Predicted 3D model of a 112-nucleotide RNA (SAM riboswitch aptamer (S box leader)) from a Desulfuromonadales bacterium. The prediction has a mean pLDDT of 86. It matches the Rfam family "SAM riboswitch aptamer (S box leader)". Rfam describes the family as follows. The SAM riboswitch is found upstream of a number of genes which code for proteins involved in methionine or cysteine biosynthesis in Gram-positive bacteria. Its family is annotated with regulation of gene expression in the Gene Ontology.
RNA sequence: UCUUUAUGAAGAGUGGUGGAGGGACAGGCCCGACGAAGCCACAGCAACCGGUUCGCACAGCGCGGACGACAGGUGCUAAUUCCUGCCCUGCCUUGGCGGGGGAAGAUGAGGA
Numbered sequence: 001u002c003u004u005u006a007u008g009a010a011g012a013g014u015g016g017u018g019g020a021g022g023g024a025c026a027g028g029c030c031c032g033a034c035g036a037a038g039c040c041a042c043a044g045c046a047a048c049c050g051g052u053u054c055g056c057a058c059a060g061c062g063c064g065g066a067c068g069a070c071a072g073g074u075g076c077u078a079a080u081u082c083c084u085g086c087c088c089u090g091c092c093u094u095g096g097c098g099g100g101g102g103a104a105g106a107u108g109a110g111g112a
Stems, first nucleotide, its partner, number of pairs: 001112007013042005021031003025085004043077003048073002050070001051067006081104001086101007
């Protein structure tokens, strides 16, 4: 970098450093000198992988539940993935509200 698969309405921030950006992209709409990004420390959330344990199934691969007082590997800690981007569609009407499915992006796990 490409690819497969699972998940996204929940949850969780302080300090230091740093100085103007940030929320992937585009359009919106937001956040930001009452201090953005990045970096560091500590804290926290969650439970994808791993671990412990229970049940089911079994030739084998497996399926499901519980545990974070489980010193592990990642991830995450404004706003639904902030909203919409493409297709189908419902209602009211020239614009708005809603439903379904995609795309893209994010994270985990596996593969090339």